The prediction has a mean pLDDT of 82. A computed fold for a 74-nucleotide RNA from a Betaproteobacteria bacterium, annotated as transfer RNA. Rfam family: tRNA. Rfam links the family to the GO term triplet codon-amino acid adaptor activity. From the family's description: Transfer RNA (tRNA) molecules are approximately 80 nucleotides in length. The sequence was found in a public genome assembly.
RNA sequence: AACUGGAUAGCUCAGUCGGGUAGAGCAGUCGGCUAAUAACCGAUAGGUCGUGGGUUCGACUCCCACUCCAACUA
Numbered sequence: 001a002a003c004u005g006g007a008u009a010g011c012u013c014a015g016u017c018g019g020g021u022a023g024a025g026c027a028g029u030c031g032g033c034u035a036a037u038a039a040c041c042g043a044u045a046g047g048u049c050g051u052g053g054g055u056u057c058g059a060c061u062c063c064c065a066c067u068c069c070a071a072c073u074a
Base pairs, nucleotide, nucleotide: 001073004070005069006068007067010026011025012024013023020057028044029043030042031041032040050066051065052064053063054062
């Protein structure tokens, strides 16, 4: 320098293809159960979807630029 993949909750990740109210597990908080703890059960909080623009009635999703991470080629 070229090319490929990735960036979403505290952590690990889905959702993107084909635009229509952002989710799961674990962790956290509260409650139940227990003599008690763990496990188990129920509830609940937590997100400018990497950044900035564009298209659109409407964008995590499509388009452009950029930042960061990983792999690969030279």